Small-subunit ribosomal RNA, 3' major domain from an uncultured marine bacterium, 480 nucleotides, folded computationally.
Its Rfam family is "Bacterial small subunit ribosomal RNA".
Model confidence (mean pLDDT): 83 of 100.
The RNAcentral record of the full RNA draws on ENA.
[in-house]
Context: one part of a larger RNA
């Protein structure tokens, strides 16, 4: 110097304490371990692996296994040499599981040109160089990611101490979310990080009005429908706005801190993007790119079938409940965000229902997908129940070349297991947790996952003694 301490000081984080609602208990989903298997492909393992690569495995995807096939090869550039003039589609017959083989029809069909397959393209053969490889090494590497940590630190140049590693400067009073800012000081600048410029949101004002208004007027078949109008809502550009500005205390007369005035907003308003030097030989060679090794009639191509979906258990994440703050049934209101043409689809009709018919509308602030919770009114009265809904029976639907292995919904029947979960543990400080539905990418089908939206809308925080992590300063130290 650094690291370390069941040393010391001082200071932060939902760290711990006050709370709220959870998991561990049941049943299912869903990852993984074990196991089993021909195969159940690979990788990911404290935190930072386990609803993770997967934003969607019935074929394919797909790497894995079995069986059947091909070797200049599914792809890409040369060359040699032979054929052939081109060629490409489309329907089609045989065998086959199918790739694949062996045909047949019809469409279409290169340029030149001395008319000679002579040139050059293009095609098919057989040859050579190569091609391929989700083989292996993330401990040979590029890019890229998590992590400590959005924590408030990491350093430099020059001066000056030090033989010299290396101080100082980055230390001290204060102070701040911050190495944030004052003051001091052998230091005096400067870089990356901090804030700040950048998005969204919270109020005005200004533009601009095929949305939105009876705001005021006239029509109405009563719906902004319609004539008309940008005032309001909205939209979405351009601007105001907040800066300790201003008053008062306090403090070294200082950063600043508390209170307070006006203000849609007040002390970093409130949310996102943004991640210093480094750390884990942290992950990735299975996005891709690469250096080495290794396969080359097989570790590469192709096909049909199976697996990735197995199942004595164990674990993580999660959905649903165990009920009356509640179940059902009927009336009834009140979003946002964001899709849509191989699409979203209204009305109407059928069908208990999925769903089916129809096909207005709309490339969409015009059209359509489009809410629950909640609120009124009956009804069960604490029960394994009119709670719970797993399983299995049965008949149905929708997607797709097909739903056995192996989808997804519906209706009838069936009602399992659970009466609030030990030890342990986790989220969450406001529109914040809880709870309630909506959307959206993947996607033919399939969402309890996962990004995103709005609607209702709490409780608590005395402290900083302790439990984790962090940062400064000190001190010990047989470690480096």
């Nucleotide at each position: 110097u650094g690291a370390c301490g069941g040393g010391g000081a001082c200071c932060c984080g939902c760290a711990c304490a006050a709370g709220c609602g959870g998991u561990g208990g049941a049943g299912c989903a869903u990852g993984u371990g074990g196991u089993u298997u021909a195969a159940u492909u690979c990788g990911a393992c404290g935190c930072a692996a386990c609803g993770c690569g997967a934003a969607g495995a019935a074929c394919c995807u797909u790497a894995c296994c079995g069986g059947c096939c091909c070797u200049u090869g599914a792809c890409a550039u040369g060359c040699u040499a032979a054929g052939u003039u081109u060629u490409g589609g489309u329907u089609u017959u045989c065998a086959g599981a199918g790739a694949u083989g062996a045909g047949a029809a019809c469409c279409u069909u290169c340029a030149g040109u001395u008319c000679g397959g002579c040139u050059g393209g293009g095609c098919u053969u057989a040859g050579u160089a190569c091609a391929g490889g989700u083989g292996c090494u993330g401990c040979a590497u590029g890019g890229c990611u998590g992590u400590c940590g959005u924590c408030a630190g990491c350093u430099c140049g020059u001066g000056u101490c030090g033989u010299g590693a290396g101080a100082u400067g980055u230390u001290g009073g204060g102070u701040u979310a911050a190495g944030u800012c004052c003051c001091g000081c052998a230091a005096c600048g400067a870089g990356c990080g901090c804030a700040a410029c950048c998005c969204c949101u919270g109020u005005c004002a200004u533009c601009a009005g095929u949305u939105g208004c009876c705001a005021g007027c006239a029509g109405u078949u009563c719906g902004g429908c319609u004539g008309g109008g940008c005032a309001c809502u909205c939209u979405g550009g351009u601007g105001a706005g907040a800066c300790u500005g201003c008053c008062g205390g306090u403090g070294a007369u200082a950063a600043g801190c508390c209170g307070g005035a006006g203000g849609a907003a007040g002390g970093c308003g409130g949310g996102g993007a943004u991640g210093a030097c480094g750390u884990c030989a942290a992950g990735u060679c299975c996005u891709c790119a690469u250096g080495g090794c290794c396969c080359u009639u097989a570790c590469g191509g192709g096909c049909c079938g199976g697996g990735c979906u197995a199942c004595a258990c164990a674990c993580g994440u999660g959905c649903u409940a165990c009920a009356a703050u509640g179940g059902u049934a009927u009336c009834u209101a009140c979003a946002a965000u964001g899709a849509g043409c191989a699409g979203c689809a209204a009305a109407g009709g059928g069908g208990c229902a999925a769903c089916c018919u129809g096909g207005a509308g709309c490339a969409a602030a015009u059209c359509u997908c489009c809410a629950a919770c909640a609120g009124a009114u009956a009804u069960c009265u604490c029960a394994g129940u009119u709670c719970g809904g797993a399983u299995u029976g049965g008949a149905c639907u929708c997607u797709g070349c097909a739903a056995c292995u192996c989808g997804a919904g519906u209706c009838c029947a069936u009602g399992a297991a659970g009466u609030u979960g030990g030890a342990a543990u986790c989220g969450c400080u406001a529109g914040u947790a809880a709870u309630c539905g909506c959307g959206g990418a993947u996607c033919a089908g399939c969402a309890u996952g996962c990004c995103g939206c709005g609607g209702u809308g709490a409780a608590u925080a005395c402290g900083u003694u302790c439990c984790c992590g962090g940062g400064u300063c000190u001190u010990g130290u047989a470690c480096a």